[in-house]
Context: one part of a larger RNA
Molecule: large-subunit ribosomal RNA, domain IV
Organism: uncultured eukaryote
RNA sequence: UUGCGCAAAAGGAACUCGGCAAAAAAACUCUGUAACUUCGGGACAAAGAGCAACUUUUUAUUCAAGGUAAUGACUUAAUUGUUGUCAUAUAAUCUUAAAAAGCGACUGUUUAACAAAAACACAGGUCACUGCAAAUUCGUAAGAAGACGUAUAGUGGCUGACGCCUGCCCGGUGUUGUAAGGUUAACUUUUAAUGUUUUAGCUUUGAAUUUAAGCCACAAUAAACGGCGGCUGUAACUCUGACGGUCUAAAGGUAGCGAAAUUCUUUGUCACCUAAUUAGUGACCUGCAUGAAUGGCGUAACGACUUUUUUACUGUCUCUUGCGCAAGCUUA
Numbered sequence: 001u002u003g004c005g006c007a008a009a010a011g012g013a014a015c016u017c018g019g020c021a022a023a024a025a026a027a028c029u030c031u032g033u034a035a036c037u038u039c040g041g042g043a044c045a046a047a048g049a050g051c052a053a054c055u056u057u058u059u060a061u062u063c064a065a066g067g068u069a070a071u072g073a074c075u076u077a078a079u080u081g082u083u084g085u086c087a088u089a090u091a092a093u094c095u096u097a098a099a100a101a102g103c104g105a106c107u108g109u110u111u112a113a114c115a116a117a118a119a120c121a122c123a124g125g126u127c128a129c130u131g132c133a134a135a136u137u138c139g140u141a142a143g144a145a146g147a148c149g150u151a152u153a154g155u156g157g158c159u160g161a162c163g164c165c166u167g168c169c170c171g172g173u174g175u176u177g178u179a180a181g182g183u184u185a186a187c188u189u190u191u192a193a194u195g196u197u198u199u200a201g202c203u204u205u206g207a208a209u210u211u212a213a214g215c216c217a218c219a220a221u222a223a224a225c226g227g228c229g230g231c232u233g234u235a236a237c238u239c240u241g242a243c244g245g246u247c248u249a250a251a252g253g254u255a256g257c258g259a260a261a262u263u264c265u266u267u268g269u270c271a272c273c274u275a276a277u278u279a280g281u282g283a284c285c286u287g288c289a290u291g292a293a294u295g296g297c298g299u300a301a302c303g304a305c306u307u308u309u310u311u312a313c314u315g316u317c318u319c320u321u322g323c324g325c326a327a328g329c330u331u332a
Base pairs, nucleotide, nucleotide: 001327002326003325004324005323006322007321008320010318011317014316019313028050029049030048031047036041038161052083053082054081057078058077060075062073063072064071097310098309099308100307101306102305103303104302108120109119124159125158126157127156128155129154130153136145137144138143162298163297164296165295167228168227169226172225173224174221175220176219177218178217181216182215183214189208190207191206192205193204195202196201229247230246231245232244233243256290257287268284269283270282271281272280
C1' cells in the first nucleotide's frame, strides 16, 4: 500500500447518478392492528409488553393393572419473593418500517458466461379456417403427427386476471363472395396468301372462330392491414364562441385519459412538499406528435422492477483515525 474483519467523539445522507456499501430491525409468548378491498386479504400491518436461575401459592394434562380417595412424579400456564451481571431470545440462526406514483393483474419464463425487466408466458376475451380420407404440419414418396380426437374438437392470428367499456370510416391494401359484361395464352375450327422436287402435303405470315384461372367490374368485411381535417364570422365591457358560412374527405378522433415510459417550445402555469427542488404529487389543457383488443381508463393482491418522500439507522460523508489477520518487501 492492497484485501478481509473489528471499533469510533460531535453531527447523521451534508456522500452519491442513486443511501451503492454498511448499520439498524429480527426468535417465541401475550396485547394490539389503519386506509383500501375482488370481503379472501391488507397483516408478522403499524405500535407495545414479557423472556435467566432459584423459590411461594395455585390451574390444567398425563402416568403409577381396573374403580374410589389420598400421595408422588411428569409436563403446562399463571403467581410470590430472592439472587447475580453493563447486558437474561446474553452465542448462533433471524422481516427495518411507513406514505405515494408508474408499469405489468397474479405464481411462472428469459439473453448458460455484461440485460431478470415494464420483455415472454398465462387464465380469460375475440376473429379466421376446419364436417373427418378435416383443416394445418413433416416427407420426393410410402407414410406420419393432428387423433385411436370429431366443432364444448383441432389449427392459426391478435389481445391479455377482474371492473366500466370498446365510438366513426370499406375510399386504398388484403380476404371472402358474385357471376351478366369487358380483357386474356396455347390447343381447336374456318379462311386468305408465301415458299417448295406442290396436289394425302409441309413451311411461313395474316384475318376470323373458340375459350380457363387471373385482371377489370360489382358487393361484403376493421377484436382484417390501417385511417379518423382546414379557413372564417358571431353574445349589450373585454375574453371566449353554444351558433353560422365555406373548402374538402372514405370518415374527420366519440368515451376516457392528458407536459404522460407519449409534451418539442419546457425548468409550461397554479398548488403542495423543501431554508432552497430541472425531481415528486395533485390540478389545468395550449395533445409539436393521446385514444379505445396495434386495446382505452380504473384496480385489491403480488414484484431481487422504476420514481419520490418520511422514520429508524449508521465511517456514505464533514474527516479521517486506531487495532487484528493475510499478501506485498528482504534473506535463507